[in-house]
Annotation: The RNA shown here (small-subunit ribosomal RNA) has 1460 nucleotides and comes from a Candidatus Altimarinota bacterium. It matches the Rfam family "Bacterial small subunit ribosomal RNA". Lineage of the source: Bacteria > Bacteria candidate phyla > Candidatus Altimarinota.
């Protein structure tokens, strides 16, 4: 210090989350020691037990015991009780209450008080009473009556002043008031205890001043919320008199006046103990008020008082309520928010511990005694601080466990293993300080120290997709689950789970919780408002807040110097102790803030007298649809009256409802009414805004300009307030042509509550009232000043002219600002004042509450829930029933065809043991398949085999190999017999070893899979498409994403090429290089040809470049023309940019993962892939005369192909073909006759002398095998007369038509791929249909329009508002009753009684505010419902805004407005 997350990507805006730090904490795993803290945040909720305030015998009385004598007296000793005094108002707990003078700070008491304690001064004399313990009596107890007594315990008399009062002075102090100070003078009043000492003397007591600490009481000023609490208030505000208190004072009481607070927030609601300080933050803040210290407040709840220096009292008293306990049931006790400790509550918080050595407190003359405060120890990783769980060495890098490309890599010096060390443990020994002049240690046998054992006792949590350190195998398949945000998991998950590594932190990690921080997201430091949320619809104007020039004069603000105060701690800083630290102790400081005191004087304030620049005021001028109210014109509409006229009119995309022979439309004369107000007319003009338009007049109101005078700052903005305020709409009351919500009706439509049409009522007009709202927009508050210019306009002044100037508009632009767009003197630039308004979307401008309206409704204006986005501006594609330009058999022009018929194929469905399987718009279907009767083969079904049909390796035994004959449908099994090869080396001339090849049995690594995944993938291919596009480097131009080049004017088949140009080059595409062909040369030709020799063959050249000419263009180029075989790319084929389509293949091959292993592998027999109500594609053949049939002197190719071949010749068959077997590895010989054409005959409009399907019957050919193949003959002779929406190829040697050939192949083409023959016709156009490509343009789309996206309706679940009610809780007001206490009045009385007030209780009515509540609104949110398409493109009817009416819904329609 920042980072994620909105988009295809960007730049802003905005929110949500996240790293950090803390916590009196919690909960989960884990767990060694030691210090130093800290430990009921929750139910101010109930308590068992024991302790927590008692203490004086030197105040006092007494039982008992001792002495002594006087025998009932003194003296001693002294337990319990008891009077007496002092404490008990501190110590010690809690935060329920309080929004105050509570608390913080400062002043102030000239309105006060003070026990003990300290200092002074006086004094302590006398005479009386009563009651406790006790005793008797009663009674459960509490206690009660009686009787006795004593005191420092109560009263009474006397004495006193520097005291108290009272009368009247004099002087001074003060801002003042007999308020204090002095001084003297009179008269009244008011005191005490005693106790110890042998004594000295001590303690004690009254009075009376002073003083220290202490404490009451006012005041200034400070710190929380809600305006959806806006008016409160009756002792209330205030005087006078009285009471009361220590003391002031409505503190209380009588009378009087009738004030008092309050938008500078009253009264009211809800919340809360305040501060020093604590957390945090760079600081301002912002939260918090545990432990410590200050101050208050409280003591079951409520009241009240006494006592006393001090209380309205925590372990005192009285009354009430409510719990709890004891009773002999008559009555009685009781208050842990003191330290422990139970119980509930809760997610949570410790021990019924030791001592009073230490500090400190109370009583005491002291010893002493108390003393849960303290001081120590236990509990507990809450917290914070330390040490420690070994240390050094130790590699071919062990096992073990992962992973692995199998090669290895990691864990890892890490561990074993050697050698040391002992902080920490475990034992043993010694052992403090703290403690004081003496005695006296809980803590504690504690800290420490020393000695001995042994590595011995001692590590885990989290996390590892990104933010954010740290990766990998398996598991698992949108499942289980993760998750703080983004998101992760649908079979190759670094996100889930396990493992193995790794990262961080470590006796602790990590979730939960809260704060602060990030968060400049409430902004004082420190935001914002044209489009993102945000300028009020406008103007007037009260507080308020801000205000020109210059001077005097104060000094409130301001600034300076010094005094004081802000308590201690804490924080900083420098130092010391604990072994360090943590922690603790000395010491020292600053910033702020608050009081006062001197003093500055620019600024501001304030107050005086002044100025004119700002603002107004007279006077002249201009000027305008500025406003009200009367009156007045002419053209159109529409109606009425009359003519003339006859048959439609009128409306639409087309039409139909309506209108018209009862005479419309049309046209012409007259009338009547209401409404607007054409041309001028414009970026034009007024007006504060909404708004304002015929003329004329009348009040009326602005505003601009000029030069002068004149007032003297009079001004700016303005919260509440007022007033104004399109269009609808509302209430009376008029008017009503024309338009027209509603409504009716014809149309369109799937439907049409709509667009369109025919008609139509409210309104629309006036008057006079309300409403108060619009996209009331410049989406841009007012006001002032400053900051370049250019160009028009509208009114002034000025100027000979140029021109200058002023007040307004309307474009352009500097600077600068803005997220861009943009703004730009009319600012959204740079300042200043003042107001209004905003803080993620939705929920929602709802709901409630209030005010305002006759309603309609305005005006204020939440929450709960829910999502992470929501939104602005640009940027690139993509789309548009948006514009424009080009371009293609894409359309017109033509030709031939398909959709109909039969048939062959493929697909699809159907069907089957099985009909393998794939491809399924365009870009699947005569496609993979250039050819299924077995093979093919993958599929059924039988039958077999199990290291395998197939490949490497090992072992062993055989040469390999042949033969018979047996079983079986073969695979296969079982058997017999021949047979012993090759290489090489040894000994020997056959043996015996290795070896290569093969062949049988064994073993186990493996083999094998046409099993999945084309959505893991190479590689191949279709496709946009031969469509002209995709791109780079460096330059520039944007913050960016991008953008420029690549646009634009021309031109081409081309991003082809020229020219302009912030662009310069360039690179894959385009073209060109290659190939076949047309035309010529030349060279060689074995097989052509008798030969010369070539029109054949197959090599190498030439040719063609817009190269010449004319026109036109700057220029590419473009038209024309010559010549030429060929002209403008001379034809045609190869060749396919970047990329798109998760297009197609895992079944051609290959290849990751997954699966199958006596089978999903292999063999091998048979079946199947060829089934057949339908449907669909691709072609064949046909419907006939441009045709069929016969007949033939007969014509003319081209290209390919043959050894498991192609086969002449010649025979035989009608034939299909048989038999033959010459030649040919091919220019040499075969296939082979090209057929269409030419000729002539014949059919003659017929389902035929067209079609040729089907079916029968005889054959022939291949094969192992034809029920399935192909082809011959003969006989049969279907449908079918040109094809319906519809839709296909073709632009020249093309379609069209006619044969030939070749792969594939034993056989099997109507396909496929070549070949030649004959050989059109139309177009010289266009963008209408389909599609491409530029360039604009608009978008809410980016999975891209097959896109998004709105509302109703059904369902589930959530939270909410209303709701007859029903039920709590505060709060007030009335009645009524009413304890203690205090006060009055009667009384002799403080005995009784009565009044007052009074807590509390009861009723009644109110307001606040919670639960809950049949029904019932709207909201939300939820993969795959229904209707329908309103929005984004002209979204198919621009789209919004307000209003009103209307409809299932979105919506639709009028008004008037706004362009978003």
């Nucleotide at each position: 210090a920042g980072a994620g997350u909105u988009u295809g990507a960007c730049c802003u805006u905005g929110g949500c989350u996240c790293a950090g730090g803390a916590u009196g904490a919690a909960c989960g795993u884990u767990a060694g020691c030691a210090g130093a803290a800290a430990g009921c945040u929750u139910a101010a909720c109930a308590c068992a037990u024991g302790c927590a305030a008692g203490u004086c015998g030197a105040a006092u009385g007494c039982a008992a015991c001792c002495a002594g004598c006087u025998u009932g007296c003194u003296g001693g000793u002294g337990g319990a009780c008891a009077u007496g005094g002092c404490a008990a108002a501190c110590g010690g707990g809690u935060g329920a209450g309080u929004a105050a003078c509570a608390c913080g700070u400062g002043c102030u008491u000239a309105a006060c008080c003070u026990g003990c304690c300290c200092u002074g001064a006086a004094g302590u004399a006398g005479a009386g009473g009563a009651u406790a313990a006790c005793u008797a009596c009663a009674g459960a107890a509490a206690u009660g009556u009686a009787g006795c007594u004593a005191a420092u315990c109560c009263g009474c008399u006397a004495u006193a002043g520097u005291c108290u009062c009272u009368u009247a002075a004099a002087a001074g102090u003060g801002a003042a008031a007999g308020a204090c100070u002095u001084u003297g003078a009179a008269g009244a009043g008011u005191a005490a205890a005693g106790g110890a000492g042998c004594a000295a003397u001590c303690c004690g007591c009254u009075u009376u001043a002073g003083g220290a600490g202490g404490g009451g009481g006012g005041c200034g000023c400070g710190g929380a919320u809600c305006a959806a609490c806006a008016g409160u208030u009756a002792g209330u505000u205030g005087g006078u008199a009285a009471g009361g208190u220590a003391a002031u004072g409505g503190c209380u009481u009588a009378c009087c006046a009738a004030g008092a607070c309050u938008a500078u927030g009253a009264c009211g609601g809800a919340u809360a103990g305040c501060c020093g300080g604590c957390c945090u933050g760079a600081g301002a803040g912002g939260g918090u008020g545990a432990a410590c210290g200050g101050c208050c407040a409280c003591a079951a709840c409520g009241g009240g008082a006494c006592u006393g220096a001090g209380a309205c009292a925590c372990g005192g008293c009285c009354c009430g309520u409510a719990c709890u306990c004891c009773u002999a049931c008559g009555g009685g006790a009781g208050g842990c928010a003191g330290c422990a400790g139970u119980g509930a509550g809760g997610a949570a918080u410790c021990u019924u511990g030791g001592a009073c050595a230490a500090u400190g407190g109370a009583c005491g003359a002291a010893a002493g005694u108390c003393u849960g405060a303290u001081c120590c120890a236990g509990c507990u990783a809450u917290u914070c601080u330390g040490c420690g769980u070994g240390a050094a060495g130790g590699a071919u890098g062990a096992a073990g466990c992962u992973u692995u490309u199998u090669g290895g890599a990691g864990u890892g010096u890490a561990a074993a293993c050697u050698u040391c060390u002992u902080u920490u443990c475990u034992g043993g020994a010694g052992g403090a300080a703290g403690a004081c002049g003496a005695a006296u240690g809980a803590c504690g046998g504690u800290a420490c120290u020393u000695c001995a054992g042994g590595a011995a006792u001692a590590a885990g949590g989290g996390g590892c997709g990104g933010c954010u350190a740290a990766c990998u195998a398996c598991g698992u398949g949108c499942c289980a689950g993760c998750a703080g945000c983004c998101g992760c998991g649908g079979u190759a998950a670094u996100a889930c789970g396990u493992a193995g590594g790794c990262c961080c932190c470590g006796a602790a990690c990590g979730u939960u919780a809260u704060c602060c921080g990030g968060a400049g997201u409430u902004a004082c430091u420190g935001g914002g408002c044209g489009u993102a949320a945000a300028g009020g619809g406008u103007c007037c104007g009260u507080a308020g807040c801000c205000g020109g020039a210059a001077a005097u004069a104060u000094a409130a603000g301001u600034c300076u110097a010094c005094c004081u105060u802000u308590a201690a701690a804490a924080c900083c800083u420098g130092g010391a102790g604990c072994u360090u630290a943590a922690c603790u102790c000395c010491a020292g400081a600053c910033a702020g803030g608050g009081g006062g005191u001197a003093g500055a004087u620019a600024c501001u304030g304030u107050a005086u007298a002044u100025c004119u620049a700002g603002a107004g005021a007279u006077a002249c001028u201009a000027g305008g649809a500025g406003g009200u109210u009367a009156g007045u014109g002419g053209a159109a509409u529409u109606c009425c009256c009359g003519g003339u006229g006859g048959a439609g009119c009128g409306g639409u995309g087309g039409a139909a409802u309506g209108c018209g022979u009862u005479g419309a439309u049309a046209u012409u004369g007259g009338g009547a009414a209401g409404a607007a107000c054409g041309c001028c007319a414009a970026a034009a003009g007024u007006g504060a805004a909404g708004a304002c338009a015929g003329c004329u007049a009348a009040c009326u109101a602005c505003u601009u300009g000029u030069a002068a005078u004149c007032u003297g700052a009079c001004g700016g903005u303005a919260a509440g307030g007022g007033a104004c305020g399109a269009a609808a709409g509302c209430a009376u009351a008029g008017g009503u042509a024309g338009c027209a919500a509603a409504c009716a009706g014809g149309a369109u439509u799937a439907g049409a509550u709509a667009c369109c049409c025919u008609g139509g009522u409210a309104g629309u007009c006036u008057a006079u009232g309300c409403u108060g709202u619009a996209a009331a927009c410049g989406a841009u508050g007012u006001g002032u000043g400053c900051u370049a210019g250019g160009a028009g306009u509208u009114g002034g002044c000025u100027u000979a002219u140029a021109u200058g100037u002023c007040a307004g508009u309307u474009c352009c632009g500097a600077a600068c600002c803005u997220a861009a767009c943009g703004g730009g003197a009319u600012a959204a630039g740079c300042a200043c004042a003042c107001c209004g308004c905003c803080u993620g979307g939705g929920g929602a401008g709802u709901a409630u509450a209030g005010c305002c309206g006759c309603a309609a409704g305005g005006c204020c204006g939440a929450a709960a829930c829910u999502c992470a986005a929501a939104a602005g501006g640009a940027u690139a594609g993509g789309c548009g029933g948006g514009g424009g330009a080009a371009c293609a058999c894409a359309c017109a022009a033509g030709c031939a065809g398909u959709g109909g018929a039969u048939u062959g194929u493929c697909u699809c469905g159907a069907u089957u043991a099985a009909u393998u399987g794939g491809a399924u718009a365009a870009u699947a279907a005569g496609c993979c398949a250039a050819g299924a009767a077995u093979c093919u083969u993958a599929c059924c079904c039988a039958g077999a085999c199990u290291u395998g049909a197939c490949a490497u390796c090992c072992u062993u035994a055989g040469a390999a190999u042949c033969u018979a004959a047996c079983c079986g449908a073969a695979a296969g099994g079982a058997u017999a017999g021949a047979g012993u090869g090759c290489c090489u080396a040894g000994c020997u001339u056959g043996c015996u070893a290795g070896g290569a090849a093969c062949u049988g049995a064994g073993u186990g690594a493996c083999a094998g899979g046409u099993g999945c995944u084309g959505c893991a993938u190479g590689g191949c291919c279709g496709u946009c498409g031969u469509c002209a596009g995709c791109u780079c480097g460096u330059g520039c131009c944007g913050c960016a994403a991008g953008g420029u080049g690549u646009u634009c004017g021309g031109u081409u088949a081309a991003u082809u090429c020229c020219g302009a140009u912030a662009a310069c080059g360039a690179g894959c595409g385009c073209a060109a290089c290659c190939c076949u062909u047309g035309c010529u040369u030349c060279u060689a030709g074995u097989u052509a040809g008798a030969a010369a020799u070539g029109u054949c063959u197959a090599g190498a050249g030439g040719g063609a470049c817009u190269g010449c000419c004319g026109g036109g263009g700057u220029a590419a180029c473009c038209c024309g023309g010559a010549g030429g075989a060929a002209g403008g790319a001379g034809a045609g084929g190869a060749c396919g940019a970047c990329g798109u389509c998760a297009g197609g293949u895992c079944a051609u091959c290959a290849u990751g993962g997954c699966c199958c292993u006596u089978a999903u592998g292999u063999c091998u027999g048979g079946g199947g892939c060829u089934u057949c109500a339908g449907a669909g594609g691709c072609g064949a053949u046909a419907c006939a005369a441009u045709g069929g049939g016969g007949u033939g002197a007969u014509a003319c190719a081209a290209a390919c192909u043959g050894a498991a071949g192609c086969g002449a010749a010649g025979u035989g068959g009608u034939g299909a073909c048989a038999c033959g077997g010459a030649g040919c590895a091919a220019a040499u010989c075969g296939g082979a006759u090209a057929a269409a054409a030419c000729a002539c005959c014949u059919c003659u409009a017929a389902g035929u002398a067209c079609g040729g399907a089907u079916u029968g019957u005889a054959g022939u050919c291949u094969g192992g095998a034809a029920u399935u193949g192909a082809c011959u003959a003969c006989a049969u002779g279907a449908a079918g007369u040109u094809g319906g929406a519809a839709u296909u190829g073709c632009u020249a040697g093309u379609a069209a038509u006619g044969g030939u050939a070749g792969g594939u192949c034993a056989g099997a083409a109507c396909a496929c791929u070549a070949c030649c023959g004959u050989g059109a016709a139309u177009a010289u156009g266009u963008c209408c249909c389909u599609g491409u490509u530029c360039c604009u343009u608009g978008c809410a789309c980016u999975c891209a329009c097959c896109g998004c996206c709105c509302g109703u309706c059904a369902c589930a679940c959530c939270a909410u508002g209303g709701g007859a009610g029903u039920u709590g809780a505060u709060u007030u007001u009335c009645u009524u009753u009413g304890a203690a206490g205090a006060u009055u009045c009667u009384u002799a009385a403080u005995a009784g009684g009565g009044g007052u007030u009074g807590a509390g209780g009861a009723g009644a009515a109110a307001a606040u505010u919670g639960a809950u509540g049949a029904c019932u609104g709207g909201g939300g949110u939820g993969a795959a419902g229904u209707c329908g398409u309103a929005a984004c493109a002209a979204g198919g009817u621009a789209u919004c805004u307000c209003u009103a009416c209307g409809a299932g819904a979105a919506c639709g329609u009028g008004g008037a407005g706004a362009u978003g």